[in-house]
RNA sequence: AUAAAUUUUCGAGGAUGGAUGAAAUUUCCUACCGGCGGUUAAAGUCCGCAACCCUGCCUGAUAAAGCAGGCUGACUUAGUGAAAUUCUAAGACCGACAGUUAUAGUCUGGAUAGGAGAAAAUUUUU
Numbered sequence: 001a002u003a004a005a006u007u008u009u010c011g012a013g014g015a016u017g018g019a020u021g022a023a024a025u026u027u028c029c030u031a032c033c034g035g036c037g038g039u040u041a042a043a044g045u046c047c048g049c050a051a052c053c054c055u056g057c058c059u060g061a062u063a064a065a066g067c068a069g070g071c072u073g074a075c076u077u078a079g080u081g082a083a084a085u086u087c088u089a090a091g092a093c094c095g096a097c098a099g100u101u102a103u104a105g106u107c108u109g110g111a112u113a114g115g116a117g118a119a120a121a122u123u124u125u126u
Stems, first nucleotide, its partner, number of pairs: 001126001003124008017029003031106002033095002035049004044093002053070005075091005097109003
């Protein structure tokens, strides 16, 4: 240095001000937020992944875990440049499920969960 195994740690943010109303951080105006890896150059909107939800296998089991599969939102224009749907300028757009005196990206809950992955240590191989 390469590859593998084990362990540990880390690993999601956001409702300001106002309107209507019996009731809304859920509607309307305004405000605010942006997981992980990749990409000639930095991405919520490109490509892929995770979370949520569903199905099958597995199981003593309508469970959990694990494995396999499905589902899964949204961007344009101009400029710079060798290179940018990633930067700069302008204007747009999107956001699981359940709950709720009234419809939720922002409240409450499953979740002290899970997780793409990131870092470190130890051991072994070449």
The RNA shown here (FMN riboswitch aptamer (RFN element)) has 126 nucleotides and comes from a bacterium. The model forms 100% of the base pairs in the Rfam consensus. Its Rfam family is "FMN riboswitch aptamer (RFN element)". Rfam describes the family as follows. The RFN element is a highly conserved domain that is found frequently in the 5'-untranslated regions of prokaryotic mRNAs that encode for flavin mononucleotide (FMN) biosynthesis and transport proteins.